[in-house]
A computed fold for a 680-nucleotide part of an RNA from a Planctomycetia bacterium, annotated as large-subunit ribosomal RNA, domain II. The organism belongs to Planctomycetia, within Bacteria. Rfam family: Bacterial large subunit ribosomal RNA.
Context: one part of a larger RNA
RNA sequence: CCCGGCGAGUUACUGUCAGCAGCUGGUUAAGGCCUUAAGGGCCGGAGCCGUAGGGAAACCGAGUCUGAAUAGGGCGAUAUGUUGUUGGCGGUAGACGCGAAGCCCGACGAUCUACCCAUGGGCAGGCUGAAGCGCGGGUAAGACUGCGUGAAGGGCCGAACUCACUAGUGUUGAAAAAUUAGGGGAUGACCUGUGGGGAGGAGUAAAAGUCUAAUCAAGUCGGGGGAUAGCUCGUUCUCUUCGAAAUAGCUUUAGGGCUAGUCUUGUAGCGAUUUGCGGCAGGGGUAGAGAGACUGAAUUCGUUUGAGGGCCUACCCGGCUACUCUGCGUGACCAAACUCCGAAUACUGCCGUAACAGCACAGGAAACAGACGGCGAGGGAGAAGCUUCGUCGUCAAGAGGGAAACAACCCAGAUCGCCUGCUAAGGUCCCAAAAUUUUGCUAAGUCACUAAGGAUGUUAAGACACUGAGACAGCCGGGAUGUUGGCUUAGAAGCAGCCACCAUUUAAAAAGUGCGUAAUAGCUUACCGGUCGAGUGUUUUAGCACCGAUAAUGAUCGGGAGUAAGCAAAAUGCCGAAGCAGCGAAUUUCACGUAAGUGAAGUGGUAGAAGAGCGUUCCAUAUCAGAUACAAGCCAGACCGGAAGGACUGGUGGCGGGGUAUGGAAGUGAUCAUGCCGGG
Numbered sequence: 001c002c003c004g005g006c007g008a009g010u011u012a013c014u015g016u017c018a019g020c021a022g023c024u025g026g027u028u029a030a031g032g033c034c035u036u037a038a039g040g041g042c043c044g045g046a047g048c049c050g051u052a053g054g055g056a057a058a059c060c061g062a063g064u065c066u067g068a069a070u071a072g073g074g075c076g077a078u079a080u081g082u083u084g085u086u087g088g089c090g091g092u093a094g095a096c097g098c099g100a101a102g103c104c105c106g107a108c109g110a111u112c113u114a115c116c117c118a119u120g121g122g123c124a125g126g127c128u129g130a131a132g133c134g135c136g137g138g139u140a141a142g143a144c145u146g147c148g149u150g151a152a153g154g155g156c157c158g159a160a161c162u163c164a165c166u167a168g169u170g171u172u173g174a175a176a177a178a179u180u181a182g183g184g185g186a187u188g189a190c191c192u193g194u195g196g197g198g199a200g201g202a203g204u205a206a207a208a209g210u211c212u213a214a215u216c217a218a219g220u221c222g223g224g225g226g227a228u229a230g231c232u233c234g235u236u237c238u239c240u241u242c243g244a245a246a247u248a249g250c251u252u253u254a255g256g257g258c259u260a261g262u263c264u265u266g267u268a269g270c271g272a273u274u275u276g277c278g279g280c281a282g283g284g285g286u287a288g289a290g291a292g293a294c295u296g297a298a299u300u301c302g303u304u305u306g307a308g309g310g311c312c313u314a315c316c317c318g319g320c321u322a323c324u325c326u327g328c329g330u331g332a333c334c335a336a337a338c339u340c341c342g343a344a345u346a347c348u349g350c351c352g353u354a355a356c357a358g359c360a361c362a363g364g365a366a367a368c369a370g371a372c373g374g375c376g377a378g379g380g381a382g383a384a385g386c387u388u389c390g391u392c393g394u395c396a397a398g399a400g401g402g403a404a405a406c407a408a409c410c411c412a413g414a415u416c417g418c419c420u421g422c423u424a425a426g427g428u429c430c431c432a433a434a435a436u437u438u439u440g441c442u443a444a445g446u447c448a449c450u451a452a453g454g455a456u457g458u459u460a461a462g463a464c465a466c467u468g469a470g471a472c473a474g475c476c477g478g479g480a481u482g483u484u485g486g487c488u489u490a491g492a493a494g495c496a497g498c499c500a501c502c503a504u505u506u507a508a509a510a511a512g513u514g515c516g517u518a519a520u521a522g523c524u525u526a527c528c529g530g531u532c533g534a535g536u537g538u539u540u541u542a543g544c545a546c547c548g549a550u551a552a553u554g555a556u557c558g559g560g561a562g563u564a565a566g567c568a569a570a571a572u573g574c575c576g577a578a579g580c581a582g583c584g585a586a587u588u589u590c591a592c593g594u595a596a597g598u599g600a601a602g603u604g605g606u607a608g609a610a611g612a613g614c615g616u617u618c619c620a621u622a623u624c625a626g627a628u629a630c631a632a633g634c635c636a637g638a639c640c641g642g643a644a645g646g647a648c649u650g651g652u653g654g655c656g657g658g659g660u661a662u663g664g665a666a667g668u669g670a671u672c673a674u675g676c677c678g679g680g
């Protein structure tokens, strides 16, 4: 994991609401009597509920309490209760099922292990050679020293024994800690046998929270005990009607609750209260706007009213200021916490109109983690698939078509059937259903990701200037004189720099546009003439293109491909969905109808509310089949029903029971709980 079986809202008492039944005041409890052996009858009125309330109470009473009150106010009076039964929900009980870690009580454990006590046992072999002692040397005597002897040691090497440092293997192991090869200790704080001691907030501990029987930051077993679990998981047949919420307030509250809002069911409840649209009447201070209407912010230019600072002068009077604040004039502006103003919407009321809601009370909930998109805002960075509000939509709880794929985008809301038709969004070259025509644009495969910025891309529409008295570009020629202007400078001659920028000859020619020289020189430009012969230059707006354009496995518009099958505009078709329509069928609610039925509007749906059914086991009553042998169960089959499901036939099975109808009672329905048991 699969198959089979088991497996979760129950029962008692009680409260409340609804249905049904009895009585009208209702009802008996314990108990007794009588039958019968049952789901019995009859007594039994104790008690309970009701019949009057108000007050703490005395007490009063359709009133009473408060109060000085005859006021006001509070609670009452003016409606049918009670007993039983069934169902919904609540309470008390384990209370839908399984699930803790834990807490407490009592026992049992030191045959494992830690420590201790008693009594025993064990340690091949080899090495080293302390003290002491003897002899010799040495000394006054010592000290000291040589050679022996000697045998010490938490001494050395290394087996048994013991430990467990390293690596490999093992890791559903041979083994719930081993094995293989190495390693440490191996006369000691050594190892070990047997017996004994102390234990659960206790023992023991060369101390690691170690060990106390594969269990230890508090053992194990039994009990309290079905502890508790605002948590997780699971919770079993069918169909029909309606159908949410993810908000507010409070909460030791935030993933839980309670009340309200939103959903559902009921009432022979209320009766126009509801919603949209139109009209009329309202209040507002948002969007916008404004500034000589305030509060502030910020600022150009001018002026200098006042004050301060700085500098000059200083005997006084004063002067200057490219410092600060302030005043005046002027110009362009800014504001969520500015407003002289001021919409659209929204909201409120009344009238009309169209729809079909709305409200109250009562029973039952679920939900109080929301998500994305558009619009208006706050936070953030005018970031986030970010976060917090408002408002609308969708998803949630919504299938279908489109967006290649894609909860939240676009279209559109699926009762069921059909090898019918029309459309929506979106499409119409092929994949792949459906297309043609007309006029432009694009040359980039732009189309098919993007900005600032850049550019004789190209198209369209303008503006200004020059131009047959010859423009623009090119080519040919001229481009001079006073003069090397003055100053400065070593020099400064058009061309380092400063000042000035005149005059002459001219068709024209700067006291010089750039290069250049040490300075000159040289080249060139402005400017003029010739040649040529028709447009040229600058600029604005708009369309489509270009560059800007860089990422990690192989690219790409969904692909192929396309010069339209791209883009813009226009026209007429077509395709295209579970939309709409057609035909048939089912069902809900309402209307009409005695009924049969007809008509209208519906029938997506999670949590959830309400309704109607199917099936299982047992019981009661009635009834039926069965000798061609009955039933369950099992196997097979092309049958019936709107579903759960139900027949029938054949086989198998072999007295055990079964079918039908009406009721009743439940150990009443399993793909899921890392469910339990058995099998694979």
Base pairs, nucleotide, nucleotide: 001680002679003678004677005676006675011093012092013091014090015089016088017087018086019085020084021083022082023081025049026048027047031043032042033041034040053060054059063075064074065073066072096234097233099231103224104223105222106221107220108219115197116196117195118194119193120192121191122190123188125157126156127155128153132149133148134147135146136145137144161185162184163183165182166181167180168179169178200216202212203211237613238612239611240610241609242608247260248259249258250257251256263364264363265362266361267360269359270358274355275354276353277352278351279350280349281348282347288341289339290338295335296334299331301329302328303327306325307324308323309321310320311319312318370395371394372393373392374391375390376389377388378387379386400411401410402409415585416584417583418582420581421580422579426575427574428573429560430559431558435572436571437570438569439568440567441566447562453547454546457544458543459542460541461540462539463538464537465536466535474531475530476529477528478527480504481503482502485499486498487497510525514523515522586603587602588601589600590599591598592597614669616666617665618664619663620662621661622660623659624658630656633652634651635650636649637648639646640645